[in-house]
Molecule: Group I catalytic intron
RNA sequence: CAACGGACUUAAGCCAAAAGGAUUGAGUGCGCCCGGGGAAAUCCGGGACGUAGAACUGCUCAAAUUCGGGGAACCCUGUCAGAUGGCGAUCCCGAGCCAAGCCCCUCCCCGGGGAAGGUGUAGAGACUAGACGGGCAGCACCUAACCUCCGACUUUCGGAGCACGGUGAAGGGAUAGUCCAGACCACGAACGGCCCG
Numbered sequence: 001c002a003a004c005g006g007a008c009u010u011a012a013g014c015c016a017a018a019a020g021g022a023u024u025g026a027g028u029g030c031g032c033c034c035g036g037g038g039a040a041a042u043c044c045g046g047g048a049c050g051u052a053g054a055a056c057u058g059c060u061c062a063a064a065u066u067c068g069g070g071g072a073a074c075c076c077u078g079u080c081a082g083a084u085g086g087c088g089a090u091c092c093c094g095a096g097c098c099a100a101g102c103c104c105c106u107c108c109c110c111g112g113g114g115a116a117g118g119u120g121u122a123g124a125g126a127c128u129a130g131a132c133g134g135g136c137a138g139c140a141c142c143u144a145a146c147c148u149c150c151g152a153c154u155u156u157c158g159g160a161g162c163a164c165g166g167u168g169a170a171g172g173g174a175u176a177g178u179c180c181a182g183a184c185c186a187c188g189a190a191c192g193g194c195c196c197g
Base pairs, nucleotide, nucleotide: 001006008027009026010025011024012023014021015020028052029051030050031049032047033046034045035044036043056138057137058136059135060134061133066095067094068093069092070091071090075086076085096119097118098117102114103113104112105111125179126178127177128176129175139168140167141166142165147161148160149159150158151157180197182195184193185192
């Protein structure tokens, strides 16, 4: 801020019975500046300081979920110098694989190939759902190249309409949920590893 509810997202440790709180790390949009690029709106990259108003609806998909590899904040332990220790929010790469939809082989079928996206990437993991994910459509808002119409003019323009152009954030490196016991190994600490049901 009328009240309820809520105060952008997320992780860690600490304080709390809890709800939650402050702190620290990592992100998102908006406002500002610089560069790229485009007709423009957007968009991409970088920077500094603020800030949290807005970020829509319906239908549809649920598959793959594997093997390796490169970084890493905060924090923990340790050390009076500070790692060739740990944890890990997270940023990625190679190979393989993948539902619906899309493109090609193709006139059709079987099948094959490709792009985007995903898997890999949870407390070790298993399972269910659908979303902040993939697909299709609608709606809202921004711009107006091309095109159409009107006006002016022979310099070139101005106005209106119009999207095949854009925007509708981040959170899924498990989101919402459901789901446990026992043994063994290792260790200076922090912290772990593995087997089986």